Annotation:
A computed fold for a 598-nucleotide part of an RNA from Williamsia serinedens, annotated as large-subunit ribosomal RNA, domain I. NCBI's taxonomy places the organism under Bacteria, Bacillati, Actinomycetota, Mycobacteriales, Williamsia. Its mean pLDDT, the model's own confidence on a scale to 100, is 82.
Context: one part of a larger RNA
RNA sequence: GGCGUUCGGUGGAUGCCUUGGUACCAGGAGCCGAUGAAGGACGUGGUAGGCCGCGAUAGUCCUCGGGGAGUUGUCAAACGAGCUGUGAUCCGAGGGUGUCCGAAUGGGGAAACCCAGCACCCGUGAUGGGGUGUUACCCGCUGCUGAAUGUAUAGGCAGUGUGGAGGGAACGUGGGGAAGUGAAACAUCUCAGUACCCGCAGGAAGAGAAAACAAUAGUGAUUCCGUGAGUAGUGGCGAGCGAAAGCGGAGGAGGCCAAACCAUGCGCAUGUGAUACCCGGCAGGGGUUGUGUGUGUGGGGUUGUGGGGUCUGGUGUUCCCAAUGCUGCCGUGUUGGGUGCGAGUGAGAAAACUGCGCGCUAGGUGAACUGGCCUGGAAUGGUCGACCGUAGACGGUGAGAGUCCGGUAGUCGAAAGUGUGUGGUCUCGUGUGCCAGGUGCCCAAGUAGCAGCGGGCCCGUGGAAUCUGCUGUGAAUCUGCCGGGACCACCCGGUAAGCCUGAAUACUUCCUGGUGACCGAUAGCGGACGAGUACCGUGAGGGAAAGGUGAAAAGUACCCCGGGAGGGGAGUGAAAUAGUACCUGAAACCGAGCGCUU
Numbered sequence: 001g002g003c004g005u006u007c008g009g010u011g012g013a014u015g016c017c018u019u020g021g022u023a024c025c026a027g028g029a030g031c032c033g034a035u036g037a038a039g040g041a042c043g044u045g046g047u048a049g050g051c052c053g054c055g056a057u058a059g060u061c062c063u064c065g066g067g068g069a070g071u072u073g074u075c076a077a078a079c080g081a082g083c084u085g086u087g088a089u090c091c092g093a094g095g096g097u098g099u100c101c102g103a104a105u106g107g108g109g110a111a112a113c114c115c116a117g118c119a120c121c122c123g124u125g126a127u128g129g130g131g132u133g134u135u136a137c138c139c140g141c142u143g144c145u146g147a148a149u150g151u152a153u154a155g156g157c158a159g160u161g162u163g164g165a166g167g168g169a170a171c172g173u174g175g176g177g178a179a180g181u182g183a184a185a186c187a188u189c190u191c192a193g194u195a196c197c198c199g200c201a202g203g204a205a206g207a208g209a210a211a212a213c214a215a216u217a218g219u220g221a222u223u224c225c226g227u228g229a230g231u232a233g234u235g236g237c238g239a240g241c242g243a244a245a246g247c248g249g250a251g252g253a254g255g256c257c258a259a260a261c262c263a264u265g266c267g268c269a270u271g272u273g274a275u276a277c278c279c280g281g282c283a284g285g286g287g288u289u290g291u292g293u294g295u296g297u298g299g300g301g302u303u304g305u306g307g308g309g310u311c312u313g314g315u316g317u318u319c320c321c322a323a324u325g326c327u328g329c330c331g332u333g334u335u336g337g338g339u340g341c342g343a344g345u346g347a348g349a350a351a352a353c354u355g356c357g358c359g360c361u362a363g364g365u366g367a368a369c370u371g372g373c374c375u376g377g378a379a380u381g382g383u384c385g386a387c388c389g390u391a392g393a394c395g396g397u398g399a400g401a402g403u404c405c406g407g408u409a410g411u412c413g414a415a416a417g418u419g420u421g422u423g424g425u426c427u428c429g430u431g432u433g434c435c436a437g438g439u440g441c442c443c444a445a446g447u448a449g450c451a452g453c454g455g456g457c458c459c460g461u462g463g464a465a466u467c468u469g470c471u472g473u474g475a476a477u478c479u480g481c482c483g484g485g486a487c488c489a490c491c492c493g494g495u496a497a498g499c500c501u502g503a504a505u506a507c508u509u510c511c512u513g514g515u516g517a518c519c520g521a522u523a524g525c526g527g528a529c530g531a532g533u534a535c536c537g538u539g540a541g542g543g544a545a546a547g548g549u550g551a552a553a554a555g556u557a558c559c560c561c562g563g564g565a566g567g568g569g570a571g572u573g574a575a576a577u578a579g580u581a582c583c584u585g586a587a588a589c590c591g592a593g594c595g596c597u598u
Stems, first nucleotide, its partner, number of pairs: 001597009015583001016548002020519002022516007029508002031167002039101003042055003046079002049075003052059001061095006070083003106115003116135007137164002139161007171202001172200005182189001186236001212219002223250005233241002254500003261299010276289001277286002279331006304478001306443003309439007319338007340430005352425010363412003369385001370401001371384004386403002388392001394406003449473007459485001480495005535542002555582001558569004
């Protein structure tokens, strides 16, 4: 020096554990914000700092409930000083306070800072100073004012609004919109209308009440699921892309306008018909009240067996009261109120109060061994004997606990707030309705259609319909118009060019509960620990490591060596080779003893 072996050191693998994570499920909730949000800065405690809470009323204030003995959050003890059966701390509901920044909004600004105007108040002899409130911009409405320019308008000012602004994980909708890739290269094509950017909205959004499908039979708004079906198709007929009807389910809901016509307000045009017009008949009276047109308001009206308007005839109206149509009579109409009837805040108008039921936001109650013996430091283990169970879920307790503790099954409970169902108050509507005939007035226009160029549909220009954008052109009104895959005829279906609409559907930042042939500290979220921290970067941004004494600190009084660090005794403990460098403690690596060997 090597090899072997034993005992150690170092190191932190492995095993066991879990405060944390992860995936999914169910229920709830689903927007917040100028009444100042989300997110922050700075403060705030008797004692330095981190976290959490709170806001100069600052570990809190008030009220109402719950609860019942301790308590002044946590890391994290200690000391000090308090509070508390006159009910504290704590939990819940409602209110108060809420610095500064931030849409940030009085002006400015290098966020958390600087500097103002006005009104009122405080202070000073006075100035400086302090406090409260208010002062951004845009939009709508109202009023005032008011240029070039006479009337006007633009503009300006003031008031007013549950107006806007900013934020939000995913989901939605609209406007833009790639490439890597695949095609075994690549250009049409694909990836993909994906990623990404922007606008906007809601608790959902969008769609939605047939100018639809279908096919000689019929269906009857939309949405979602299954099937139809990888079918019909499309496609350098390559790679690929890829329906619909129908059928079976979930859910179910239908409404309102425009126009014709009537009444009325305003503007413009027109002016003798006197047999115009003023509800009809007769009589009287009025004197431009008329007619045409544009526009506002109210009524009317809403459909595809076409509907509506208007005129004529027939038939009908819950009842009562009052007013009225130039006057009188007869007839008839209109308006208002009550009653009856119907409906309602979920589209069709729109708010509030209240009763009751059931939930949510604190809680209460809740059975049965602390039985014998054995082992052990400790019983929840073993054994013997009992008991409860609408409770043998789970967690804790010195080892596997139905009967020790918290709970669990069951049952009870709300002053206040809130959700939901239902009833009442309340609100709205309440007929010229129905039938027959005449008339041919209305039924959404720069629209439909057509042409050119695009887009989107299973459809890549194809025979290319249907839908849709831009440009050009440009109809008809039911004897009309559109569609049924070029186009034409017949037949069938529908009624465009206006609007609204719950549910079934998507998602989960958040709250509550639960589950796992999910992870168990190099795993599982990046993060089990003062983590989006330390640290890196000018910045956008990138981004760690780090868990475990013991049942309980009982965390080693005292003595000895040492300057200390650290040890040796003694003591605690079941254990100290469990001593805070702490469970277990592998290997590499380092040493000591012994054996063999050079």